[in-house]
Context: one part of a larger RNA
RNA sequence: UUGCGGUUAAAAAGCUCGUAGUUGGAUCUGCGGCCUUGGAUGCCGGUCCCCCGCUGGGUGCGUACUGGUUUUCCAGGCCUAUUCAGCUGGUUUUCCCUUAGUACUCUUGAUUGAGCGCUUUGGGUGGCUGGCAAUUUUACUUUGAAAAAAUUAGAGUGCUCAAAGCAGGCGCAUGCCUGAAUAGUGGUGCAUGGAAUAAUGGAAUAGGACCUCGGUUCUAUUUUGUUGGUUUUCGGAAUUGAGGUAAUGGUUAAGAGGGACAGACGGGGGCAUUCGUACUGCAGCGUUAGAGGUGAAAUUCUUGGAUCGCUGCAAGACGAACAACUGCGAAAGCAUUUGCCAAGAAUGUUUUCAUUAAUCAAGAACGAAAGCGUGGGGUUCGAAAGAGAUUAGAUACCUCUGUAGUCCACGUCGUAAACGAUGCUAGCUAGGGAUCGGGUAGCGUUUGUUGAGACCUACUCGGCACCUUUCCGGAAACGAAAGCUUUUCAGUUCCGGGGGAAGUAUGGUUGCAAAGCCGAAACUU
Numbered sequence: 001u002u003g004c005g006g007u008u009a010a011a012a013a014g015c016u017c018g019u020a021g022u023u024g025g026a027u028c029u030g031c032g033g034c035c036u037u038g039g040a041u042g043c044c045g046g047u048c049c050c051c052c053g054c055u056g057g058g059u060g061c062g063u064a065c066u067g068g069u070u071u072u073c074c075a076g077g078c079c080u081a082u083u084c085a086g087c088u089g090g091u092u093u094u095c096c097c098u099u100a101g102u103a104c105u106c107u108u109g110a111u112u113g114a115g116c117g118c119u120u121u122g123g124g125u126g127g128c129u130g131g132c133a134a135u136u137u138u139a140c141u142u143u144g145a146a147a148a149a150a151u152u153a154g155a156g157u158g159c160u161c162a163a164a165g166c167a168g169g170c171g172c173a174u175g176c177c178u179g180a181a182u183a184g185u186g187g188u189g190c191a192u193g194g195a196a197u198a199a200u201g202g203a204a205u206a207g208g209a210c211c212u213c214g215g216u217u218c219u220a221u222u223u224u225g226u227u228g229g230u231u232u233u234c235g236g237a238a239u240u241g242a243g244g245u246a247a248u249g250g251u252u253a254a255g256a257g258g259g260a261c262a263g264a265c266g267g268g269g270g271c272a273u274u275c276g277u278a279c280u281g282c283a284g285c286g287u288u289a290g291a292g293g294u295g296a297a298a299u300u301c302u303u304g305g306a307u308c309g310c311u312g313c314a315a316g317a318c319g320a321a322c323a324a325c326u327g328c329g330a331a332a333g334c335a336u337u338u339g340c341c342a343a344g345a346a347u348g349u350u351u352u353c354a355u356u357a358a359u360c361a362a363g364a365a366c367g368a369a370a371g372c373g374u375g376g377g378g379u380u381c382g383a384a385a386g387a388g389a390u391u392a393g394a395u396a397c398c399u400c401u402g403u404a405g406u407c408c409a410c411g412u413c414g415u416a417a418a419c420g421a422u423g424c425u426a427g428c429u430a431g432g433g434a435u436c437g438g439g440u441a442g443c444g445u446u447u448g449u450u451g452a453g454a455c456c457u458a459c460u461c462g463g464c465a466c467c468u469u470u471c472c473g474g475a476a477a478c479g480a481a482a483g484c485u486u487u488u489c490a491g492u493u494c495c496g497g498g499g500g501a502a503g504u505a506u507g508g509u510u511g512c513a514a515a516g517c518c519g520a521a522a523c524u525u
Stems, first nucleotide, its partner, number of pairs: 004496003007477002012493001014366001016364002021359003026251001032079004037075004042069006048062001049060001050058003086132007095124003100119003104115003137199003140194002143191002152183002156166002168177003209245011256356001257353003261348002265344001269341004275319002280314007290301002327334002371412006381405001385401004423492003427484002430468003435463008444455004472479002498525003507518004
């Protein structure tokens, strides 16, 4: 490892990308037939043995001898079918053919012919053993050798039993007979059979394979009576040109993936533009003594005219209703109009590439709110603070003010109950009706007559969800995933191991800081 768990009990990194790592679709020799040769096995016998009622029969035993049948299996050869390693030595009582000579037996008129031996020449085929040039390479598995003993498992054995020990047993006691087995011994290494499974390699700019014929350069030995020289031929090596042979050489196009194209779709993103009411403030006009606020009050504003009403202006926020178990986005998140910019899932496709893929330590990008830095802007709301209440007290809840902040730009921080408290990828397992996006087909209705839309019906792919169920699971709540799990193994990443101390201390690192990331122990229970 086999063989735990991660919605709520401890636990899935906030999200995406991504290198190392791990894992990775199908496909190339299969299926048949024949042959005998051998082995194992089955069946039917015969002989032999044995037994009985011995004419005859068998229910027998087979380590005996032997015939047939092929029942099944294994091994071998051939066909289907495309295919066997190459060159060169040595050795051999494996054989076959061949040249020459010869012994013997037959034969012929005849060394004429046949057979069988021996010696010999050349060739072929086997066995053993060298050299050269080469050869796809592993994992896996079988068998073997090798691998100390004691230990372990285990055979034999009456230490009186046993734990043990390696002994012991039997005689006619001058002796004889035995044992001291066996197994196991991971990986790695050696040898060996297999060729399924998993990798790997080959011919695509043919510098590819095989064959033939040329050219150029270099060079060794034989033979030409001998020696020396030169040049050929032949042999070898290197290199180069032309031609030929072949079924010449590119697997398929994954309900894997990438790219291109088409028409749509979306509150996805960025920049600019535009609109809307409201809150607040200010100005003008009008009317008046109260207005605010609360459980009740008060702090507060008010004849210097508050609140309220009307008409305008300014400023900064925000984007109601429409708005949904609806959409988009990796997540955080995203909602006034219009324009521009690039991007995107899904769908469609008799388009293209051809394994390009999945998940991911390290490392990156983005990342609500709050906070921090520098500017701008400051309507509202509002930590801190100040009042008024309440109260035993109130450093709170309620009220009135109100700083930072809330808004924008550029930086920073890197955390949240960043939640579906549920990693990502692939497959399978069940019924339903809605809905969003694309597509296909179709009676009908409608806009305007066609075209094209909008409804409607059926199907299909892809989404956000829901309902019902004795699928199955689960401690249950519940869940079509949290199922396909003791009938335990699809791939891959991260994390948890009683509660506290503690996400603390220390150290490292990041940050302007606040803090973040990595992260214990003593002790206690």
A computed fold for a 525-nucleotide part of an RNA from an invertebrate metagenome, annotated as small-subunit ribosomal RNA, central domain.
Its Rfam family is "Eukaryotic small subunit ribosomal RNA". Clan: SSU clan. A reference for the family is Yusupov et al. (2001), "Crystal structure of the ribosome at 5.5 A resolution", Science.
The coordinates come from a structure-prediction model, not an experiment, and the mean pLDDT is 80.
The RNAcentral record of the full RNA draws on SILVA.